Overview
This is a predicted structure of a 96-nucleotide RNA (Guanidine-I riboswitch aptamer) from a soil metagenome. Its Rfam family is "Guanidine-I riboswitch aptamer". The literature on the family includes a 2004 paper in Proc Natl Acad Sci U S A by Barrick et al., "New RNA motifs suggest an expanded scope for riboswitches in bacterial genetic control". Of the family's consensus pairs, 100% are formed in the model.
[in-house]
RNA sequence: AUGUGCGUCUAGGGUUCCGGCCUGCUGCGGCGGCGACUGGUCCGAGAGAGGCAAUCCUUAGCUUAAGGAUACACGGCGGGACAAAAGCCCGGGAGA
Numbered sequence: 001a002u003g004u005g006c007g008u009c010u011a012g013g014g015u016u017c018c019g020g021c022c023u024g025c026u027g028c029g030g031c032g033g034c035g036a037c038u039g040g041u042c043c044g045a046g047a048g049a050g051g052c053a054a055u056c057c058u059u060a061g062c063u064u065a066a067g068g069a070u071a072c073a074c075g076g077c078g079g080g081a082c083a084a085a086a087g088c089c090c091g092g093g094a095g096a
Stems, first nucleotide, its partner, number of pairs: 004053003008049002012043002017040002019037001020034003024031002054070007072092001074095001078090003
């Protein structure tokens, strides 16, 4: 700090929809309640994984290819979004 960007996924997260559960109701079509349901969909990491791109360096080469580098990173309270929550966003913030 100028410590790159975008998909995919994971830890994690809740409850719109689906499914599940109810010693709830029902006119049997459904309706209501529960995330005090391991689930599918969904959200999802700066300090998690991996991919692609980007930048830089080297070599060949003559605009392309190959190889390499892109280090390190403890962390509240509070606030915000979507149905809701979070390792999401404010935020590599305050602070240490």